[in-house]
RNA sequence: UGAGCAGAACAGGUGAUCGCGGCUGCAAGUGCCGAAAGGCCGCAGGUGAGGAAAGUCCGGGCUUCGCAGGGCAGGAUGCCGGAUAACGUCCGGUGGAGGUGACUCCCAGGAAAGUGCAACAGAAAUAUACCGCCAGUCUGACUGGUAAGGGUGGAAAGGCAGUGUAAGAGACUACCGCAUAUCUGGUAACAGAUAUGGCUCUGUAAACCCCAUCCGAAGCAAGACCGAAUAUGAAAGAGGGCUGCCCGUCCAUACUUUCGGGUAGGUCGCUUGAACCUGGUGGCAACAUCAGGUCUAGAUAGAUGAUCAUCCAAGACAUAACCCGGCUUAUCGUUCUGCUCAUUUA
Numbered sequence: 001u002g003a004g005c006a007g008a009a010c011a012g013g014u015g016a017u018c019g020c021g022g023c024u025g026c027a028a029g030u031g032c033c034g035a036a037a038g039g040c041c042g043c044a045g046g047u048g049a050g051g052a053a054a055g056u057c058c059g060g061g062c063u064u065c066g067c068a069g070g071g072c073a074g075g076a077u078g079c080c081g082g083a084u085a086a087c088g089u090c091c092g093g094u095g096g097a098g099g100u101g102a103c104u105c106c107c108a109g110g111a112a113a114g115u116g117c118a119a120c121a122g123a124a125a126u127a128u129a130c131c132g133c134c135a136g137u138c139u140g141a142c143u144g145g146u147a148a149g150g151g152u153g154g155a156a157a158g159g160c161a162g163u164g165u166a167a168g169a170g171a172c173u174a175c176c177g178c179a180u181a182u183c184u185g186g187u188a189a190c191a192g193a194u195a196u197g198g199c200u201c202u203g204u205a206a207a208c209c210c211c212a213u214c215c216g217a218a219g220c221a222a223g224a225c226c227g228a229a230u231a232u233g234a235a236a237g238a239g240g241g242c243u244g245c246c247c248g249u250c251c252a253u254a255c256u257u258u259c260g261g262g263u264a265g266g267u268c269g270c271u272u273g274a275a276c277c278u279g280g281u282g283g284c285a286a287c288a289u290c291a292g293g294u295c296u297a298g299a300u301a302g303a304u305g306a307u308c309a310u311c312c313a314a315g316a317c318a319u320a321a322c323c324c325g326g327c328u329u330a331u332c333g334u335u336c337u338g339c340u341c342a343u344u345u346a
Stems, first nucleotide, its partner, number of pairs: 001342010012311007020048002023045004029041001031040003050317001054328002057326005062219004069247004074215005079093005094108001095106004109210002114208002116204003130150002132146007158176002161173003178197008223268004233259005239251004275294008
């Protein structure tokens, strides 16, 4: 200097004018709207849409049901150890794959419990003989042996080098591989070493399945209160709730189902939270803990905006609806930190 890998920050700012929502404080009268509950109107302060608010893919907080409980079904996860409220998330490690490397990815329990599948090609895919090699007989065919060599295929049933053989073959030997046992290191997954062995019927479980662990259901349109109105209406049921099913248990004139009638208003839930920032301590880290500091939307037919000027590398992807932790997807550009490779110079 160039090319990469991993991580982090920003997401328009400033000024002026006008216009909205909610919070806090002050003020206010027999004001306005309304049937009521309740709401509105003035002044001042400070505040108001993201890194993904998207997807609704996981996990929870919260609310209701249930005095509890057990089993089955169903679903999810799947190497080891940690973090967390929890998770299918995150951190660290082991094993495997890719890359020169920094690093990235993983469909990571079990095929010797069983079942299923492996198209096409090929002679043959739960076991073989097409070509080939060797031997014999006779005259170019048959018989026998073989699975080393060749072809097909993702895969021909351990690999490679020798001994041996008629030619071969774990038939035998050494090394590797596999299985078992022991020892060493490690919390563990696992790694290494030694010994013995049979010389060994492939792959696939994001196929069915087996094993281990976990999971109640529904959801803010949950639910609670206030006001007003109506028909404590009619019919059916022996059942109804916990519950998708069973056992069990509770309730029973309660409850369930169908038809019909009234209301469609207002308030709460609703934003202080497993919150954020800075620093110390512990930890490789995720994170935990201690101290100090900050308060940053709560709309409800739906506010968070418009105009002008200016700065700038950029306004792309895109606009909150109970809240939070993640994952996935979309995306204009700028800056910073660490590391890898190549080249050049000293």
Source information: A computed fold for a 346-nucleotide RNA, annotated as Bacterial RNase P class A. Its mean pLDDT, the model's own confidence on a scale to 100, is 76. Of the family's consensus pairs, 97% are formed in the model. It matches the Rfam family "Bacterial RNase P class A". Rfam links the family to the GO terms ribonuclease P activity, tRNA processing and dimeric ribonuclease P complex. It is annotated as a ribozyme.